A computed fold for a 76-nucleotide RNA from Sulfurovum sp., annotated as c-di-GMP-I riboswitch aptamer. Taxonomically the source falls in Sulfurovum (Bacteria, Pseudomonadati, Campylobacterota, Epsilonproteobacteria). It was read from a public genome assembly, where an Rfam model found it.
RNA sequence: UAUUGAAAAAGCUAAACCUGCUGUGAAGCGGGGACAGAAAGUCAUGGGACUCGCUUGAGUUCGCCAGACCGCCAAU
Repeated sequence: UAUUGAAAAAGCUAAACCUGCUGUGAAGCGGGGACAGAAAGUCAUGGGACUCGCUUGAGUUCGCCAGACCGCCAAU
């Protein structure tokens, strides 16, 4: 460096639900909580799904799929 993997070790994230705040909304952020995850880290680039004072557009979702970039440990 590449591939494979999570058995070990150190760790990490945090579904549903409850709650406070923000937003027209999808939803986001904080606290609790743990369904699960070997990238459930980041990016809205391509699809998909969703929302709207839209229908020429704007937005949400990366824990929907793909792609890109970064990355702990072990074995080969």
Its mean pLDDT, the model's own confidence on a scale to 100, is 83.